RNA sequence: GUACCCGUAGUGUAAUUGGAUAACAUAGUGACCUCCGACGUCACCGAUUCCGGGUUCGAUUCCCGGCGGGUAUA
Numbered sequence: 001g002u003a004c005c006c007g008u009a010g011u012g013u014a015a016u017u018g019g020a021u022a023a024c025a026u027a028g029u030g031a032c033c034u035c036c037g038a039c040g041u042c043a044c045c046g047a048u049u050c051c052g053g054g055u056u057c058g059a060u061u062c063c064c065g066g067c068g069g070g071u072a073u074a
């Protein structure tokens, strides 16, 4: 340089032929429990779905460009 794949809460992953409140686990906070912790139970919090455009009634999803990461190849 070329081809392909990936980018979603702090972290790890879901989310289907595009359908509307983006889900789960863990972490964090609070309460209960305990002499105090750990474990456990309950609740809460947390995402401009990498950025910018386009298509559409509607985009995490499709298209284009950019950025970042990975794999292969010369």
Stems, first nucleotide, its partner, number of pairs: 001073007010026004019057001028044005050066005

Predicted 3D model of a 74-nucleotide RNA (transfer RNA) from a Clostridiales bacterium. Its Rfam family is "tRNA". Its family is annotated with triplet codon-amino acid adaptor activity in the Gene Ontology. It was read from a public genome assembly. The organism belongs to Eubacteriales, within Bacteria.